[in-house]
Order: sequence, then C1' cells, then structure tokens
RNA sequence: GCCGAUGUAGCUCAGUUGGUAGAGCAGCGCUUUCGUAAAGCGCGGGUCGGUGGUUCGAUUCCACUCAUCGGCU
Repeated sequence: GCCGAUGUAGCUCAGUUGGUAGAGCAGCGCUUUCGUAAAGCGCGGGUCGGUGGUUCGAUUCCACUCAUCGGCU
C1' cells in the first nucleotide's frame, strides 16, 4: 500500500428484506431468611465509533473517516 471482519448498556452479545433498541451477567430496590448466600419480582442504565448523504423515517442503505483484529504484498 491492497483486501476483509468487527465496533450497539459497565461486560458478553442479539437486532434480515429501513418504521418508537433488546437479552444474559453485573448494579440498585423489594420479598424471602435470625443473618448471609441462593431464589423470586421490579427498577435504572444506550444521541447504536465519528461526520456527511439518500429517505417522510437510518443500528440497518451509500460515501468518507477513526479504532481493533486478520490476510496479501
């Protein structure tokens, strides 16, 4: 230099033909217990890496760019 993959909650990851963003774990509260753990119920937490474009509408499509990983030279 060229090609490809990934980027979404604190962490690990879903999210398919564009239509109000979810799960598990973690955190907090409550129930239960003499107390802890476990278990059950509930709550909070995300401008979807960034900028721009297309569109009535973008996590999703397009362009550029940043970061990480892999391959080729």
Overview
Predicted 3D model of a 73-nucleotide RNA (transfer RNA) from a Candidatus Omnitrophota bacterium. Rfam family: tRNA. The family's RNA type in Rfam is transfer RNA. It was read from a public genome assembly. The prediction has a mean pLDDT of 81.